[in-house]
RNA sequence: CGGAAUGUGGCGCAGCCCGGAUAGCGCACUCCCUUGGGGUGGGAGGGGUCGGAGGUUCAAAUCCUCUCAUUCCGA
Repeated sequence: CGGAAUGUGGCGCAGCCCGGAUAGCGCACUCCCUUGGGGUGGGAGGGGUCGGAGGUUCAAAUCCUCUCAUUCCGA
C1' cells in the first nucleotide's frame, strides 16, 4: 500500500442478508422470597441507542458513503 473480517449494557453473544412495533439472550450487579446464616433455587429491577460522522427514507443496529480501532491475508 491492496483485500477481508469484527465492533451492539460491565463481560460474552443474537438481531443486520430481506429497514418497521418499547433493541433481546446468558453471565454479572441491586432488591425481595427461600435458609439459623451462607450457598443453591425462585421472583422483580437497573444499565446500551448499536465504534464515529454524514446521507437515503415516513421510519435505519439493519441500506449507501467516508472514517476510527483491532485481527487476518497478500505485496
A computed fold for a 75-nucleotide RNA from a bacterium, annotated as transfer RNA. Its Rfam family is "tRNA". The family's RNA type in Rfam is transfer RNA. The coordinates come from a structure-prediction model, not an experiment, and the mean pLDDT is 81.